[in-house]
Context: one part of a larger RNA
Molecule: large-subunit ribosomal RNA, domain II
Organism: activated sludge metagenome
């Protein structure tokens, strides 16, 4: 792990609501007693309880009463239905659906383990070192002192027994719930050990580790209080039908728990509800704006301040300084608004839908939500982040698509069918359906991942320059003179740098020079011009599709794959495929309805309804040795739980109908017991 059996909302009393029965302005007895009779039924018993009147703290008054000065107002009442059983739902008090603590308290049992202590015993091979003291020699005035011998001290040394347990290996469902093996430490001491005795849990003992106190120790063990408590985890047993949530608010020593409300369900009562249109209403968001409050670009004008000059007694001039206010210009704002939408909201009227809405009462569950889109906040205009609002889906939703994939797209599954049509998405092959029509586009396998930025990629649109008086490109030729401009500089000659009225002359044209070059010149070249040639050639803007930018970790791996130049992309058309959608045909059930018929039937927590089966009991009726129950097999019946029948086995009990009572249904609880 498996199989079998056992295994969890019960019972008592009380409260409340519903159903049902009796009686009813009343209802009902309790204990006790009596009768019959064996345990129950009948009678009796009116004590008591509830109701029939309330109001007030009360005295009290009373269809009223209290407050009050009040005949005022207001509060609570008055316009009648209860009560006693039984059944069911729920709650309260009890162990209260079941199992589960760690713990707390009481009374006992333990020091045969171990800690310490007391009493009395026992044990420590062998070897080494050689303290004090003593003797003696030297030495001294005498000592101290020095030497030799003797001596035998020590929590001294080496090392067995004995005690310990520092290291390693083995062992690790062990040979062993702490060992074995090889090394290691102590070994005359605060040593080790035998026997007997002592200290006890709110305690003892402790060379002190919270150590040890019988394989148990931050408080032993056993029994009891005891079914401790558990806002926590797990489990909670047959079927079908109808409806169907929540993960929010407020409060909470509250935050993974509760209470009330919200949302669900059932019963009763009642009648409104939703949507669309029209015409009204409140409002300050988006966008926008700058009239206010602030922020903020440049300019103008101009108080005030600074600098400079003059003056320093006042005062004056000037300024590419700073600069309030004001004007022009250009902007920004959640906590700005002169203005101001769309939606949403309120009520009115009209139309549509067709059963919702509201109230009262019984029963809940929910208080961890998730993602997506949109509007915001927090964060970094990060997060599969967090927090609000609006909507959707999942949650509690199957089916189709998205390669796979709760939250995305399509679409809401009562059952059956080897029928039809569609949605999203698709139609070359895997793989159902177009190798579909027309018009474009891409050459990058772009498609099939990415930015700033970069580029004579290529398509479309537009503006503009030059051009048969010959453009653009190429080739041939020229590209000069004053002059080496002036300055600077060692030099500066077109070409380090500075200056300039960058001038003038000759020209077809030629800059006081575009770049290379020299130390400086030289040299090459460009602008510009002519010729050759003979038709287009430059610049810019907008836009479609592409290119570069482009490096990652197990394996190609950035189309699901094959593969594709369309089987990519854009526009447009037709056809087809495609779901549990929808239609068709048959059936079930619920609701409405007299019927015909119409409509509904995904579903977790949860509410409601109807049933199946098990074991006793009562009444009635049966079956059984010519074979009961149980067990096994079988192609039967029913919408399910389930129920027959036949055969075999088995060998003595058992069924059906109605009523009624429960120790009444097992797959899960690291469930309990047994088995293989």
């Nucleotide at each position: 792990g498996c199989c079998g059996g056992c295994g969890a909302g019960u019972u008592a009393c009380g409260u409340u609501c519903a159903g049902u029965a009796g009686c009813a302005a009343g209802g009902u007895u309790a204990a006790g007693g009596g009768a019959c009779a064996a345990a129950g039924u009948c009678c009796u018993g009116g004590a008591g309880c509830c109701g029939c009147a309330g109001c007030g703290a009360a005295a009290g008054c009373g269809a009223g009463u209290c407050u009050g000065a009040a005949a005022a107002g207001g509060g609570c009442g008055u316009u009648u239905a209860g009560u006693u059983g039984c059944u069911g739902g729920a709650c309260g008090u009890a162990g209260a659906c079941c199992c589960g603590a760690a713990a707390c308290c009481g009374g006992g049992u333990g020091a045969c383990c171990u800690a310490c202590c007391c009493a009395u015993g026992a044990c420590c091979a062998g070897g080494g070192u050689g303290a004090a003291g003593c003797u003696u020699g030297g030495g001294u005035a005498a000592a101290g002192c020095c030497g030799a011998g003797u001596g035998g001290a020590g929590g001294c040394c080496c090392g067995a027994a004995c005690c310990c347990a520092c290291c390693g290996a083995u062992g690790u469902u062990a040979a062993a719930a702490a060992a074995u093996c090889g090394g290691g430490g102590g070994a005359u001491g605060a040593g080790u050990u035998g026997u007997g005795g002592g200290u006890a849990g709110c305690g003892g003992u402790g060379a002190a580790a919270u150590g040890c106190c019988a394989a148990u120790c931050g408080a032993a063990c056993c029994c009891g209080g005891a079914u401790a408590u558990a806002g926590c985890u797990g489990g909670u047993u047959c079927u079908c039908c109808c409806c169907g949530a929540a993960a929010u608010a407020g409060c909470u020593u509250u935050a993974g728990g509760g209470c009330u409300a919200g949302c669900c369900u059932c019963a009763g009562a009642u009648u409104a509800a939703u949507c669309u249109g029209u015409g009204g209403g409140a409002g300050g968001u988006a966008a926008a704006g700058c009239a206010c409050u602030g922020a903020c670009u440049g300019g103008g004008c101009u108080a005030g301040g600074g600098g400079c000059c003059u003056a320093a007694c006042c005062a004056g001039g000037u300024u590419a300084c700073c600069g309030a206010a004001c004007c022009c210009u250009a902007u920004c704002a959640a906590a700005c608004u002169c203005a101001g939408a769309a939606u949403g909201c309120c009520g009115a009227c009209a139309g549509a839908u067709g059963a919702u809405g509201u109230c009262u009462g019984g029963g809940a569950g929910u208080c961890a939500g998730a993602c997506u889109g949109c509007g915001g906040g927090a964060g970094a205009u990060a997060a599969g982040u967090u927090u609000c609002g609006c909507a959707g889906u999942c949650g509690a939703g199957a089916g189709g698509g998205g390669a796979a994939c709760a939250g995305c797209c399509c679409a809401g599954a009562c059952c059956a069918c080897c029928g039809g049509c569609u949605a999203a998405g698709g139609u070359c092959c895997c793989g159902a359906a177009a190798u579909u029509g027309c018009a474009g586009u891409u050459a990058a396998g772009u498609g099939g991942g990415a930015a700033a930025g970069g580029a004579u990629g290529u398509g479309g649109g537009c503006u503009u320059g030059c051009u048969a008086a010959g453009a653009c490109a190429a080739c041939u030729a020229g590209g000069a003179u004053g002059u080496u401009g002036g300055c600077u500089u060692a030099g500066a000659a077109g070409c380090a740098g500075c200056c300039a009225u960058u001038c003038a002359u000759u020209c077809a044209a030629a800059g006081a020079g575009u770049g290379c070059g020299u130390a400086a010149c030289a040299g090459c070249u460009c602008a510009c011009u002519a010729g050759u040639c003979g038709a287009g050639u430059g610049a810019g803007c907008c836009u479609g599709c592409g290119c570069c930018g482009a490096a990652a970790a197990u394996u190609u791996a950035a189309c699901g794959g094959g593969g594709c130049u369309a089987a990519g992309c854009u526009g447009u058309g037709u056809a087809c495929c495609g779901a549990a959608g929808u239609c068709g045909c048959g059936g079930g059930u619920c609701c409405a309805g007299a019927a015909a018929u119409g409509g509904g039937c995904g579903g977790u927590a949860g509410g409601g309804g109807a049933g199946c089966g098990u074991a006793g009991u009562g009444u009635a009726c049966g079956g059984g040795c010519u074979g009961a129950a149980g067990c096994a097999u079988g192609a039967c019946c029913g919408g399910a739980a389930g129920g027959a029948c036949a055969u075999g086995u088995g060998g003595a009990c058992u069924g059906u109908a109605c009523a009624g009572u429960a120790g009444u249904g097992a797959g899960a609880a690291u469930g309990c017991c047994g088995g293989a």